A computed fold for a 648-nucleotide part of an RNA from a Minisyncoccia bacterium, annotated as large-subunit ribosomal RNA, domain V. Its mean pLDDT, the model's own confidence on a scale to 100, is 81.

Context: one part of a larger RNA
RNA sequence: CCCGCACCAAGACGGAAAGACCCCGGAAGCUUUACUGCAGCUUGGUAUUGGUCUACGAGUUGUUAUGCGUAGCAUAGUGGGGAGCCUUUGAAGCCGCGUUCUCGGAUGCGGUGGAGGCGCCAGUGAAAUACCCAUCUUAACGACUUGUAGCUCUAACUGGUGGGACCCUUUGAGGGUGCAAGUAAAGUUUCCUGAUGCCAAUGCAUCGGGUGCUUUACGUUGUAUCUUCGCAGGGUCUCAUCAAGACAGUGCCUGGCGGGCAGUUUUGGUGGGGCACUAGCCUCCCAAAAAGUAAUGGAGGCGUUCAUUAAGGUUGGCUAGCUCCGGAUGGACAUCGGAGCGGUAGUGUAAAGGCACAAGCCAGCUUAACUGCAAGGCGGAUAUGCCGCGCAGGGACGAAAGUCGGACCUAGUGAACCGAUCGUGGCUCGUAGGAGCGCGAAAGAUCAACAGAUAAAAGCUACUCCGGGGAUAACAGGCUGGUACUGCCCGAGCGUUCACAGCGACGGCAGUGUUCGGCACCUCGAUGUCGGCUCGCCCUAUCCUGGGACUGAAGAAGGCCCCAAGGGUUUGGCUGUUCGCCAAUUAAAAGGGUACGCGAGCUGGGUUCAAACCGUCGUGAGACAGGUUGGUCCUUAUCUGGUGCGGG
Numbered sequence: 001c002c003c004g005c006a007c008c009a010a011g012a013c014g015g016a017a018a019g020a021c022c023c024c025g026g027a028a029g030c031u032u033u034a035c036u037g038c039a040g041c042u043u044g045g046u047a048u049u050g051g052u053c054u055a056c057g058a059g060u061u062g063u064u065a066u067g068c069g070u071a072g073c074a075u076a077g078u079g080g081g082g083a084g085c086c087u088u089u090g091a092a093g094c095c096g097c098g099u100u101c102u103c104g105g106a107u108g109c110g111g112u113g114g115a116g117g118c119g120c121c122a123g124u125g126a127a128a129u130a131c132c133c134a135u136c137u138u139a140a141c142g143a144c145u146u147g148u149a150g151c152u153c154u155a156a157c158u159g160g161u162g163g164g165a166c167c168c169u170u171u172g173a174g175g176g177u178g179c180a181a182g183u184a185a186a187g188u189u190u191c192c193u194g195a196u197g198c199c200a201a202u203g204c205a206u207c208g209g210g211u212g213c214u215u216u217a218c219g220u221u222g223u224a225u226c227u228u229c230g231c232a233g234g235g236u237c238u239c240a241u242c243a244a245g246a247c248a249g250u251g252c253c254u255g256g257c258g259g260g261c262a263g264u265u266u267u268g269g270u271g272g273g274g275c276a277c278u279a280g281c282c283u284c285c286c287a288a289a290a291a292g293u294a295a296u297g298g299a300g301g302c303g304u305u306c307a308u309u310a311a312g313g314u315u316g317g318c319u320a321g322c323u324c325c326g327g328a329u330g331g332a333c334a335u336c337g338g339a340g341c342g343g344u345a346g347u348g349u350a351a352a353g354g355c356a357c358a359a360g361c362c363a364g365c366u367u368a369a370c371u372g373c374a375a376g377g378c379g380g381a382u383a384u385g386c387c388g389c390g391c392a393g394g395g396a397c398g399a400a401a402g403u404c405g406g407a408c409c410u411a412g413u414g415a416a417c418c419g420a421u422c423g424u425g426g427c428u429c430g431u432a433g434g435a436g437c438g439c440g441a442a443a444g445a446u447c448a449a450c451a452g453a454u455a456a457a458a459g460c461u462a463c464u465c466c467g468g469g470g471a472u473a474a475c476a477g478g479c480u481g482g483u484a485c486u487g488c489c490c491g492a493g494c495g496u497u498c499a500c501a502g503c504g505a506c507g508g509c510a511g512u513g514u515u516c517g518g519c520a521c522c523u524c525g526a527u528g529u530c531g532g533c534u535c536g537c538c539c540u541a542u543c544c545u546g547g548g549a550c551u552g553a554a555g556a557a558g559g560c561c562c563c564a565a566g567g568g569u570u571u572g573g574c575u576g577u578u579c580g581c582c583a584a585u586u587a588a589a590a591g592g593g594u595a596c597g598c599g600a601g602c603u604g605g606g607u608u609c610a611a612a613c614c615g616u617c618g619u620g621a622g623a624c625a626g627g628u629u630g631g632u633c634c635u636u637a638u639c640u641g642g643u644g645c646g647g648g
Stems, first nucleotide, its partner, number of pairs: 001648008010640003014635002022469006028461004034264005040257003044253005050153002053150013067136001077135005084118003093112008158243012171230011182218007191210008267279003276296001280302006303450001304348001305407002312366007321341006346355002349412001351410001353408001370393004376387003382451001395404003418444001421441004426437004476523001477521001478519003482516001484512006493503002530605001531603003535597001536594005543568003546563003550559002570584005611629004615624003
């Protein structure tokens, strides 16, 4: 060096399972005061659905009554006709009983009575309840219709019990029939076999046995079917009876409740995701002297305002603001005078750019904050957006030239669809009437996730699932080194004196890659994660042991620094702990790296599935770097590496 055997498991980011954590996309299960529905429950109406009565309403109709301002004999409803009417078929008067009342009376009935009582005439806005007809108000009574409420009836409808008929299921006994098996007999002859005869033999014939086939009989067994009589259960119809009763029940229409059930929704950005913030428009910086230009870069605004003195148009006029000086009250600042500076003032509202011939301030007259357009441009992916010469109509101001299609400018906003409104010489519906559509105008969106998915929408999942991602987090590694640790520089000061024996403020500069971080570069078709055990290997910024310089080193004991990594660096209690605290020792009880060394070496106490409890949060499903109990750790070693042995 090669080969082999036995063994160990450090590596082959070993094997296994298209990561279960995380994110993205999708699904499912669950929840609810998400949305929209559906069962179910319930309200009312109506049909099935009928009768009597009572009470209270409404309507129609009939009869009877009813009607009072003043004047007037007096309680005159209204209109018409009208000169007579009522009365022995019982007038006036009187008595009794009712009704009504404006307390005057009116009116009805009965008795008595026994012959009169009214109208026309006077007065009144209107003339007689003298008489007749019609009618209004109010009231009583009656009839009919209807409503509400209540009691009640029986015949709809419903239920209980009993009887009957029929059907279904289960089961028992008897009878009939069919089929199959079985037994017996007869026939036939397939096959096997024995004997005899013919024959050399095969073969043929006869007889016997077994077997197969056909027929008949038996009535044994099994099965199927029909039928008779029952037991038990269920259903339909019918009868009787009882209860209930026009209710209930049921159909249709209708308001409500309605996670019981169903279908869905529940946005994106994001130095992982969640929480927070944000999403459209305007101004500035970033922005690199054209334009444009990103970030969860730095700052602010907007979702309007203005016509009762316009903050618009036009014509004419004017000039702020601050400082100083002077001046009654009067002051830092009011009003007055002077000077200096020069746009610092003002501009409705943020910022920027503008603005004195003013775009700032004041006054007069006004409505162009118009209609129909529009050459030409800016900007721009598109769609939006922006500026505008000039023409026509009809105007405002100005003597005129002219200016005016809102505001010093840049924010003050919303596409389509939809329905509504106003107008309309169009279209459709056979005419009129009317309706619908179109066209023109203008309004309705925190459609604010602001180029706007629907008219209409929130959550949980540790019970979860699928497709993907190292495009993206948690472990480890990498880069970085803010933080951490270590060192150095300066030297104010402390150290009795003395910056530097020992310290060292305020500051500065490095190194390391042990902390916490930042980034998101390999790995999500898997790189197993804390601690312990076992087994180590390495570093030195040395805890002990060794050597040395200085000392604020007398000695001893120390302090600090230099050299040095050979070896060593404890055992217990508590806790899953690393760590830490405690106890007792020790020469000392140093710090690190090794995928926070080591789970194809062990463990599995912690963390981190499914179960469960508590607290807190949540309406809830559920959630909680809150607590608690429980909870499957697979792999026969191919290669590298290592150990032992053997052979060449």